[in-house]
């Protein structure tokens, strides 16, 4: 000079996941307790809804993350054929694709038009319908950055 990985600081992005004081600890600082603030979730009445309920098609919460079409392996079940060795088809389903209700980003904020993206995951455990008082919980995690399109509408710092 360039590539990759690390740690810090700074900027930003999903996401309820910030913060004030006070200790612990350190050289410091991140970290960790308690405790307020602030935001998120849950359960929980009259009314209002619902009203036939059941471990059998159970049910239900958090989240944008639901729903639909095609392949269709292996195991299983059916049905037919059979030379009894198996064969065909159906059906169940991982696994892949392809779309979709929503949902997010485009570097100050609306809206609009481009443009890139996500459309998972997980708890509770037989039970929860709104819900005042009351009550019981979370406050984490992951990602990116030398760029960062365009009109437009306010707002903020500057002059």
């Nucleotide at each position: 000079c360039g590539a990759u990985g690390g740690u810090c600081a700074c900027c930003g992005c999903c996401g309820a996941g910030u913060u004030g004081a006070c200790g612990u600890g350190u050289c410091g600082g991140g970290a960790c307790g308690u405790u307020g603030a602030g935001c998120c979730g849950g359960g929980g009445a009259c009314c209002c809804a619902a009203g036939u309920u059941u471990u059998c098609u159970g049910g239900g919460g958090u989240g944008a993350a639901u729903c639909c079409u095609c392949u269709g392996a292996u195991c299983g079940c059916g049905u037919g054929c059979u030379g009894u060795g198996g064969c065909a088809c159906g059906c169940c389903c991982a696994u892949g694709a392809g779309g979709u209700a929503g949902g997010g980003c485009u570097a100050c904020u609306u809206c609009c038009u481009g443009g890139c993206c996500c459309g998972a995951a997980u708890c509770c455990g037989u039970c929860a319908g709104c819900u005042a008082a009351c009550u019981c919980g979370g406050u984490a995690g992951g990602c990116g950055g030398c760029c960062u399109a365009g009109g437009u509408u306010g707002a903020a710092a500057g002059g």

Source information
This is a predicted structure of a 159-nucleotide RNA (c-di-AMP riboswitch aptamer (ydaO/yuaA leader)) from Nakamurella silvestris. Rfam family: c-di-AMP riboswitch aptamer (ydaO/yuaA leader). Rfam links the family to the GO terms regulation of gene expression and cyclic-di-AMP binding. Rfam's curators write: This family represents a conserved RNA structure found upstream of the ydaO and yuaA genes in Bacillus subtilis and related genes in other bacteria. It was read from a public genome assembly, where an Rfam model found it. Taxonomically the source falls in Nakamurella (Bacteria, Bacillati, Actinomycetota, Nakamurellaceae).